[in-house]
RNA sequence: AUUCGACAAGGGCAAACCCGCCGGGAGGCGGGGACGCAAAGCCUCCGGUCUGAGAUGCCCGGCGAGCGGGUCCUCAGAUAGCGGGGUUGCCGGA
Numbered sequence: 001a002u003u004c005g006a007c008a009a010g011g012g013c014a015a016a017c018c019c020g021c022c023g024g025g026a027g028g029c030g031g032g033g034a035c036g037c038a039a040a041g042c043c044u045c046c047g048g049u050c051u052g053a054g055a056u057g058c059c060c061g062g063c064g065a066g067c068g069g070g071u072c073c074u075c076a077g078a079u080a081g082c083g084g085g086g087u088u089g090c091c092g093g094a
Base pairs, nucleotide, nucleotide: 002094003093004092005091012037013036017032018031019030020029021028022027035081041087042086043085045084046083047082048079049078050077051076052075053074054073057071058070059069060068061067
């Protein structure tokens, strides 16, 4: 330096849920708390999912409507603990 993660050692992070705050929302921040995690450190470049708005095509319901639901497309936001990718890193094996 590359690669791998057995037995370890020192440790690290922190799901759900609860409380407070922020946000229209997904969700975020702080405290408590641990389901788990060898990068569950960091980064939205690619895909997925979620939220919102727009456009207005299709489908269903309806007597009908500036009605309700679903789906497609576009944009913005969220998720790094959904994957891929980039990047940095402790210990140990080869």
Predicted 3D model of a 94-nucleotide RNA (c-di-GMP-I riboswitch aptamer) from a Gammaproteobacteria bacterium. The model forms 94% of the base pairs in the Rfam consensus. The source organism's lineage runs through Bacteria, Pseudomonadati, Pseudomonadota and Gammaproteobacteria.